The RNA shown here (Glycine riboswitch aptamer) has 88 nucleotides. It matches the Rfam family "Glycine riboswitch aptamer". Rfam describes the family as follows. This family represents the bacterial glycine riboswitch. The sequence was found by an Rfam model in a public genome assembly.

[in-house]
RNA sequence: GGGGACUCUGGAGAAUCCCGUUGAAUCGGGUGCCGAAGGUGUAAGGCGUCAAGGCGCUGAAUCUCUCAGGCAAAAGGACAGAGAACGC
Numbered sequence: 001g002g003g004g005a006c007u008c009u010g011g012a013g014a015a016u017c018c019c020g021u022u023g024a025a026u027c028g029g030g031u032g033c034c035g036a037a038g039g040u041g042u043a044a045g046g047c048g049u050c051a052a053g054g055c056g057c058u059g060a061a062u063c064u065c066u067c068a069g070g071c072a073a074a075a076g077g078a079c080a081g082a083g084a085a086c087g088c
Stems, first nucleotide, its partner, number of pairs: 001088001003086001006083005015031001017030004032071003038067001039065001041063001045058005
């Protein structure tokens, strides 16, 4: 100098919806939504192949999808700041 388990602080969005049920936001169903756990998809570029056009593989995100998750509070939370065992 660069990593870094872990710790502290900050940290958005969207129904405290409807029906039934329960001791209970407990469970089942319905409708409408959200993107910032995780996951899917991909531009340039790279690689392979082809005479060429093309084709295949690879390929980032806070973009995209909404599978998962979420839509009062709590919890969780990408990311940011501070610290940090221990490696390089």